[in-house]
């Protein structure tokens, strides 16, 4: 390099759900607890998808409804970095 039959003191990580705690949410931490994952490690850089605080439109007026990202998400896809064991050259 290249590969994934998963070997590793119990290798490593952790979806729903529960319990805490931040937050207007989406969501994040933290503990339980395992559907999965060979980068499910780590960058929000294109793309996508969620939320809609704040503003916008909407109306006589109050409201329904709609836009909106500067917000979340890398366990959607793609690019970019790092890298563990195992096979294999």
């Nucleotide at each position: 390099g290249u590969u994934g039959a998963a070997u590793a003191u119990u290798g490593g990580c952790a979806a729903a759900c529960c319990c805490g705690u931040c937050g207007a949410a989406a969501g994040g931490c933290g503990g339980g607890g395992a559907c999965g994952c060979a980068a499910a490690g780590c960058c929000a850089u294109g793309g996508g998808u969620c939320u809609g605080u704040c503003g916008c439109c909407g109306a006589a007026a109050a409201g329904a409804g709609g836009c909106c990202a500067u917000g979340a998400c890398c366990g959607c896809c793609a690019g970019g970095u790092u890298g563990c064991c195992g096979g294999u050259u």
Predicted 3D model of an 89-nucleotide RNA (c-di-GMP-I-GGC riboswitch aptamer) from a Bacillota bacterium. The prediction has a mean pLDDT of 81.